[in-house]
Context: one part of a larger RNA
Molecule: small-subunit ribosomal RNA, central domain
Organism: uncultured bacterium
Formats: sequence, C1' cells, structure tokens
RNA sequence: UUGGGCGUAAAGCGCGUGCAGGCGGUGCUUUAAGUUGGACGUAAAAUCUCCCGGCCCAACUGGGAGGGGCCGUUCAAUACUGGGGCACUUGAGGUCAGAAGAGGGAAGUGGAAUUCCCGGUGUAGCGGUGGAAUGCGUAGAUAUCGGGAGGAACACCCGUGGCGAAGCGGCUUCCUGGUCUGCACCUGACGCUGAGACGCGAAAGCUAGGGGAGCAAACGGGAUUAGAUACCCCGGUAGUCCUAGCUGUAAACGAUGGAUACUAGGUGUUGGUGGUAUUGACCCCAUCAGUGCCGAAGCUAACGCGUUAAGUAUCCCGCCUGGGGACUACGACCGCAAGGUUAAAACUC
Repeated sequence: UUGGGCGUAAAGCGCGUGCAGGCGGUGCUUUAAGUUGGACGUAAAAUCUCCCGGCCCAACUGGGAGGGGCCGUUCAAUACUGGGGCACUUGAGGUCAGAAGAGGGAAGUGGAAUUCCCGGUGUAGCGGUGGAAUGCGUAGAUAUCGGGAGGAACACCCGUGGCGAAGCGGCUUCCUGGUCUGCACCUGACGCUGAGACGCGAAAGCUAGGGGAGCAAACGGGAUUAGAUACCCCGGUAGUCCUAGCUGUAAACGAUGGAUACUAGGUGUUGGUGGUAUUGACCCCAUCAGUGCCGAAGCUAACGCGUUAAGUAUCCCGCCUGGGGACUACGACCGCAAGGUUAAAACUC
C1' cells in the first nucleotide's frame, strides 16, 4: 500500500467559523471531457502461450506463430458523471405572525449567613476530637441584643427541567446572539463536509494594578504512629474575587466527529401548533422540535446500543497499526516563564 478498524481492546481534533479541495436535489435540452464500442497505427529484443527443432532428457536454447496492457489517430454510442443553456421547488435561506429560555455583555440593586469593629447584658469558660492537645478567654472570651464595615457566594424555587458549540443560576434595566412553531408568501440548489487558517476555550499558573470576608496549596504548631514529610485538630500566605493582557491544557466524557435518508412500538417530561371538549381551565387525539427510561428487528467479543443507533446506507474530515523506551530526545514553531504543539531512534520483551 491493499485490507480492517476507532463507546469500554490502539484509535473522534476540546469546540466552532470557514478559503482551497472532495461530494452534491428534480425536469428538459445541448456538448461529448470522463465512460463504452469499432477500425487503423504503435506496442524493440528478451519474457509469456502454442507448434517444430538442437544439446542422451530436463533446465537451457534456435526458428515460426499468437496474445495483450499503455499510448496515438479516427468513426460512432449517450445510460451515468462532468461542461453550457432553460426551467422547477421538496434541500437551503428569507419575509410575516407567534413562543420559551441560568444564551452573552454592561450598569444598578436585595436579603440571609460568616468574619471584624463599637456599645449593652453577663461570667468562667469556649473551642475542638475517636479521645485529646495546640488555640481563644478575667486586659472580660463563648453566649445574647443593638449599631456599623467589608468581601464573596446566591438557600428555598431546582426538576434524568431550560438555554448554549465548550459553559451558564438572587433581582431589575439597557444592549445583543441563536433556537422552536405556524402560514407555504419570496429567492431558486444559493447545499454538506472541511486539510491549512482564524476565533473561542474549565481549573491551575503567569504579568501589571486593585481587592481580600470565608476557604485554603506552601509553611508553623498540636495529635496519631514504629515512623507520619499524610489522613484528624488549631493557625495561616500565595491563590480564590475585579480590570487589562498572557497561557491553551483536562477522565475538555456520551470515553460515541459532522450532514442526510430509511427502519416496530410503549411510557415520562419541556416548548409550540391543530383538533376535540368545556362557561372556562384540564383531560383526550394528531403533529413538529428537544430531553429521559424500557424495548421489535438488526448490530456487538461481550457488556450493551436500539428513530437522540453502537441498526441499514451515502458523502466529507480526523485518527489507529504489539508493550516498554515515549504525552520522551533532537529540530522547528508558540510562550515572560511554567511549559505547550508537532514528534523519532537505539535498546528491550
């Protein structure tokens, strides 16, 4: 390479936007590039097949005949693919009318709780644990009441509920993205995927400036223990928070790339629409979009998956090829650094 694969055995890029490329709906018409057929040319020798011959045979070898690929010229065919033209509406997009939502950004604002400060009441303990001790407290703690400061997070609602590509939860206002449904009004294939590229990207970490209540790596102390660089306890600094920038990784997981079509059902739930029903709201029926559970067929090594497929197919991208060495070395690119991305070999089993 061929072939086979990628939920858990090796293997789906963390996620998106998208240039090139690959692939692409229905009808008519044209062209004849791909495709198919004929004719002609060409297809050195050797090789290959057949026939005849030479070495005793064979291998080997001489002669003759045949065959075919690639390629070229020409004639023809037109189903499919491609190119040109015309048209269509079901794919895609849009208009209009509705709907839900922790989707994003900014500003403002609320209550509970923790801590600290001030004042009142009050007195000897509090705290902590398996049990203790370190610690706090007669310089008046803990408890309790009133007042104040400040930071961070938003109980209940909360739901295999919702929105979004990863992520998002107090409330209000402003700005703003997407989605769903209905009508079938407009455009008329405008589509799918997407190497590179570009953008976004939890936590930790980094730079500068703020902020700092609680929590808490490091660190100090007390315990435990043979030891205890831990688990438990008392403290506690970076950090956690904000602004601007960097980093670019995660078990970034559904360990399952995206798109389209098809293939039994049952039962929840969210948002629409239509019908039925009603005084009205429910209930019930149908349907679209999401989100769960259980399961026909089928698939699977099994577990399991099963219209939200891991079933049946097509298109495009990414990736895998025994374990270790090695999410490494070297080189290159990126980064302030930490490091990241790409990525071997010797050797060994």